[in-house]
RNA sequence: CCAUACCAGCCGGGGAAGCAGCGGAGCCCUGUACCUGAAAUCCGCUACAGCAGGGGUGGAUCCCUCUUUUGAGGAAUGAACUCUUACGUAUGAGUCGUAUUUGCUGUGUUGACGAAUGGGUCUUGCGCAAUCAGGACUCGUGAACCAUGUCAGGUGGGGGACCAAGCAGCAUUAAGCGACCAUCCUGAUGUGCCGCGAGGGUGCCUGUUCUGAGCAGUGGGUACGAAUAUCGCGUGGGAGCGACUUUCGAUCUUGAGGUGUAUGG
Repeated sequence: CCAUACCAGCCGGGGAAGCAGCGGAGCCCUGUACCUGAAAUCCGCUACAGCAGGGGUGGAUCCCUCUUUUGAGGAAUGAACUCUUACGUAUGAGUCGUAUUUGCUGUGUUGACGAAUGGGUCUUGCGCAAUCAGGACUCGUGAACCAUGUCAGGUGGGGGACCAAGCAGCAUUAAGCGACCAUCCUGAUGUGCCGCGAGGGUGCCUGUUCUGAGCAGUGGGUACGAAUAUCGCGUGGGAGCGACUUUCGAUCUUGAGGUGUAUGG
């Protein structure tokens, strides 16, 4: 060095979670990597950290160690930013008031502000009027008998004169019904450019008198004060996104080194 048989190794790995820890059917990443069996309220194991059975490969570009590069994906920290929420802040913005200053507009000697006074508006009492209702008055109508007057005819009484009651008709009238609503009385009122008296108040309107030059509105600035958490600001909580840093790391890649046993030739 070659041949045969065999041993070790290899035939996927990683992250998070879970576990005392390691590994395994679950999740995620990588991307192609022998098959079978049991097992997530679970299975196996113990730092040489899956188990059982079978198959392949096998001393190497393939197994092992160190090193270089790239780096999917996961984990930790979590600045800054955005949103939300609670509290605080009224030295910031915004709101209101007062004072002052400045500008503009209007009004004012055909009289501003102010003062005095009369009236109205307001309340109340009375009156008048209006409207409505009821009653009275007036007119019409209105009784088979039980209303009145007159009562033809007829009836009754009487010897007779005559007397009596009395239907219809006519006239009148009571209650009732209707009309008129002109007049009178009584009552009421979502009534009144109405009248008289009293009260009240200086808010508004208006007249008169006195005085004699300001008055009103508005924008800006300044100062002071008041209230309010709308914005801003501060602090804390939550959510989202997420820089930087740390860590694990599949995969890709560089270089160096290491690894058998037996027999035969």